This is a predicted structure of a 472-nucleotide part of an RNA (small-subunit ribosomal RNA, 3' major domain) from a Candidatus Woesebacteria bacterium. Rfam family: Bacterial small subunit ribosomal RNA. It was read from a public genome assembly. The organism belongs to Candidatus Woeseibacteriota, within Bacteria.

Context: one part of a larger RNA
RNA sequence: UGACGGGGACCCGCACAACCAGUGGAGCAUGUGGUUUAAUUCGAGACGAAACGAAAGACCUCACCCAGCCUUGACAUACUAUCGUUUAGGCACCUAGAAAUAGGAGCUGAUCUUUAGAAAUAUUGAUGAUAGAACAGGUGCUGCAUGGCCGUCGUCAGCUCGUGCCGUAGGGUGUUCCCUUCAGUGGGGUAACGAGCGCAACCCUUGCCGCAAGUUGAAUAUUCUUGCGGGACUUCCUAAAUUUAUUUUAGGAGGAAGUGAGGACGACGUCAGGUCAGCAUGGCCCUUAUAGCUGGGGCGACACACAUACUACAAUGGAGCCGACAGAGGGUUGCCAAGUGGCAACACGGAGCUAAUCCCAAAAACGGCUUCUCAGUGGGGAUUGGGGGCUGCAACUCGCCCCCAUGAACUUGGAAUUGGUAGUAAUCGCGGAUCAGCAUGCCGCGGUGAAUACGUUCUCGGGUCUUGUACA
Numbered sequence: 001u002g003a004c005g006g007g008g009a010c011c012c013g014c015a016c017a018a019c020c021a022g023u024g025g026a027g028c029a030u031g032u033g034g035u036u037u038a039a040u041u042c043g044a045g046a047c048g049a050a051a052c053g054a055a056a057g058a059c060c061u062c063a064c065c066c067a068g069c070c071u072u073g074a075c076a077u078a079c080u081a082u083c084g085u086u087u088a089g090g091c092a093c094c095u096a097g098a099a100a101u102a103g104g105a106g107c108u109g110a111u112c113u114u115u116a117g118a119a120a121u122a123u124u125g126a127u128g129a130u131a132g133a134a135c136a137g138g139u140g141c142u143g144c145a146u147g148g149c150c151g152u153c154g155u156c157a158g159c160u161c162g163u164g165c166c167g168u169a170g171g172g173u174g175u176u177c178c179c180u181u182c183a184g185u186g187g188g189g190u191a192a193c194g195a196g197c198g199c200a201a202c203c204c205u206u207g208c209c210g211c212a213a214g215u216u217g218a219a220u221a222u223u224c225u226u227g228c229g230g231g232a233c234u235u236c237c238u239a240a241a242u243u244u245a246u247u248u249u250a251g252g253a254g255g256a257a258g259u260g261a262g263g264a265c266g267a268c269g270u271c272a273g274g275u276c277a278g279c280a281u282g283g284c285c286c287u288u289a290u291a292g293c294u295g296g297g298g299c300g301a302c303a304c305a306c307a308u309a310c311u312a313c314a315a316u317g318g319a320g321c322c323g324a325c326a327g328a329g330g331g332u333u334g335c336c337a338a339g340u341g342g343c344a345a346c347a348c349g350g351a352g353c354u355a356a357u358c359c360c361a362a363a364a365a366c367g368g369c370u371u372c373u374c375a376g377u378g379g380g381g382a383u384u385g386g387g388g389g390c391u392g393c394a395a396c397u398c399g400c401c402c403c404c405a406u407g408a409a410c411u412u413g414g415a416a417u418u419g420g421u422a423g424u425a426a427u428c429g430c431g432g433a434u435c436a437g438c439a440u441g442c443c444g445c446g447g448u449g450a451a452u453a454c455g456u457u458c459u460c461g462g463g464u465c466u467u468g469u470a471c472a
Base pairs, nucleotide, nucleotide: 001472002471003469004468005467007466008465009464010463011462012461013460015456016455019420020419021418022417023416026311027310029308030307031306032305033304034302035301042053043052064297065296066295067294068293069292073135077134079132080131081130082129083128089108090107091106093104094103095102096101111126112125115122116121137286138285140284141283142282146280147279148275149274150273151271153269158197159196160195161194162193163192164173165172166171177188178187179186203263204262205261206260208230209229210228211227212226213225214224233258235253236252237251238250239249240248241247313413317372318371319370320369321368322367323366329360330359331358334353335352339348340347341346379410384405385404386403387402388401389400390399426448427447428446429445430444431443432442
């Protein structure tokens, strides 16, 4: 000087407390461990691994296993030799085969270039094939050799430097002290005076107003869309603490709004944190195989344990009929209207739309009426049988959906534990990415819309000062 303390003082945070809804019990989905397996590919491991990499494992993906093949190679550069009915490319065929592949036989058919030539054309070479030699290739190892990117403490308020001064030096001072703040934010004081990276602001969205323009929006005025600008700066008043430069707090006025709300933004550094499997890359290793191609299987197994979700256990409810109100998105190998068939999934159909025009599209919770009457019930929907539909070369292993039948556990969950302070929690639906198909996950969008916070003793995490130390 740090680090640490079941030392002290002060302060902060959904950290506790108060309140609301959960998880932990059930069923199921997904991930992980374990076990099993020919293989169940690999990575991630307290917080900060476990609906994580994966914004989609039937084939492909794919790295794993079994089998069949291949060796200058699926891909790149350049070299040597040989061949070339014009070679490249395209199309369809036969034999063997599960395919890859191997063998055979046909049709069509370029482009550039050297030389000769007016041109037609002939000729040389390139693109091609075979053999060889350089090399290719590797999701093989090392994240403790690395770049890049990311997590984390933590959006915590800190981390430093120049000159000066102090100390023999490590170092200190500044950055401590008083008041204050979300803040090393600001003010005062001060052997310090200044400065940098952080804080804040500048950026985006949203809330109020004005102006302008307006297609496809509205057609009366609005709303709406786009662009530009204004608006908040604690402005004014009162009181308090005072130290009278002021600063801060509390209340009031005005106002749409009083650090307005949300996002992006992450200091010096820590964890040899994570990633060689996104990419890049040093070294090491493989080279008729640890490379490459194909068929099939596996990643989907199942006594069990953990994590994260979904659905419930019902009457603030279930079912049926009728009625209303969004926002944000997506759409041409696409979204698909009307109409018709089917109980339905869906099929037929073909209008419109490169979209403020057309379509997805029905918003749902909600309101009205009817029914059920506390029961494992008309709650709950797992599981299983049968019949269909769709995508796709192909749904057996292993997809999604519909109908009929079947109707399991479950009557609010032990110890423990999570999220949330406002348009938040809770609850309700809608859209998108991925995608042929497949969403209870993820990322967004709006609708309805609470309760509580006395307070900082305690738990956890953090900051500043101080104190002890046999630790560095």